[in-house]
Molecule: Lysine riboswitch aptamer
Organism: uncultured Lachnospira sp.
RNA sequence: UGAUAGUAGAGGUCGCGUUAUUCAAUAGUACCCGAUAUGAUGUUCCAGAGACAGAUGAAUAUCGGUGAAAGGGGAUGACGCCGAAGUGAAGAGUGUCUGGAAGCUCCUUGCUGGGCGUGAAGUCAACAGCUUCACGACUGUCAUCUUAUUAAGAUGGAGGGCUACUUAA
Numbered sequence: 001u002g003a004u005a006g007u008a009g010a011g012g013u014c015g016c017g018u019u020a021u022u023c024a025a026u027a028g029u030a031c032c033c034g035a036u037a038u039g040a041u042g043u044u045c046c047a048g049a050g051a052c053a054g055a056u057g058a059a060u061a062u063c064g065g066u067g068a069a070a071g072g073g074g075a076u077g078a079c080g081c082c083g084a085a086g087u088g089a090a091g092a093g094u095g096u097c098u099g100g101a102a103g104c105u106c107c108u109u110g111c112u113g114g115g116c117g118u119g120a121a122g123u124c125a126a127c128a129g130c131u132u133c134a135c136g137a138c139u140g141u142c143a144u145c146u147u148a149u150u151a152a153g154a155u156g157g158a159g160g161g162c163u164a165c166u167u168a169a
Base pairs, nucleotide, nucleotide: 005166006165007164008163009162012082015081016080017079018078019077020076021075022074023073032065033064034063035062036061037060041053042052043051045100046099047098048097085112086111087110088109089108091106092105093104094103113139114138116136117135118134119133120132121131122130123129141157142156143155144154145153146152147151
C1' cells in the first nucleotide's frame, strides 16, 4: 500500500420488519330466531367418495328481531435490525376422507440504494393500504468532469455497494 476476510457504522423524523393496546371502518353485513311466498335439495374453492340434515319443509326471496369477527388501516408503545425487507421463478413440507387449488413455512436463484407523487394492472368491503410495471422530481453514496465561493453543478453506476478500523500476501 492493502485484496480476501472480519468488526463497527451511515442513509430516513413516514428507513425496514415483528408484536401489544386502542380507534375507525368492515356493518346494521355474516351467523342465528320468527313470519310470508315457494317447493327439493343443501353441507369447503373445484372434483370424487362418504356421512349428516331435509315435505315435522332443503335451497332461494321479502319483512321483522338479535347481532359479530378475521385479514387490511390510523395512533401510541415495545422489540429486532440497515438486503433491513419486498418480490418473480422453481423445489420441498404443511394444508384433507382422497386428488388438486388457495393460504402458511423453509431452501435455491433472479431483481430492487431509499422513501414520495402520478398513471395502469392485480388484491381488497374500500376511493384506505399493499404488490408489479412505467414516468417524475427529491434524497443518501461512489466515480468522472467543471467551477473555486471548500461548497456547488453536470453526467453515470449500484447495496456483492459506501465509510472507518484490523488483517493475509